Notes
Model confidence (mean pLDDT): 80 of 100. This is a predicted structure of an 85-nucleotide RNA (transfer RNA) from a Chloroflexota bacterium. Taxonomically the source falls in Chloroflexota (Bacteria, Bacillati). Rfam family: tRNA. Rfam classes the family as a transfer RNA. From the family's description: Transfer RNA (tRNA) molecules are approximately 80 nucleotides in length.
RNA sequence: GGUGGGAUGGCCGAGUGGUUAAUGGCAACGGACUGUAAAUCCGUCGCGCGAAAGCGCUUCGCAGGUUCGAAUCCUGCUCCCACCA
Repeated sequence: GGUGGGAUGGCCGAGUGGUUAAUGGCAACGGACUGUAAAUCCGUCGCGCGAAAGCGCUUCGCAGGUUCGAAUCCUGCUCCCACCA
């Protein structure tokens, strides 16, 4: 340099136009159990307001674009992986 794949929440990882604050798991926090701990089970787990229900805001590498609507489609860029040279 060429070809292909990838970048999502604290971590891993699914999702490929609306049903999504985002399947699931881990971690964390609270609780149950236990003599204690581990394991197991239940709940919570972006931010703000709220007793709750709920409402608002922001978020899928970065910057643009398309669309009524984008993590998802298009363009450029950055970075990572594999193969080729």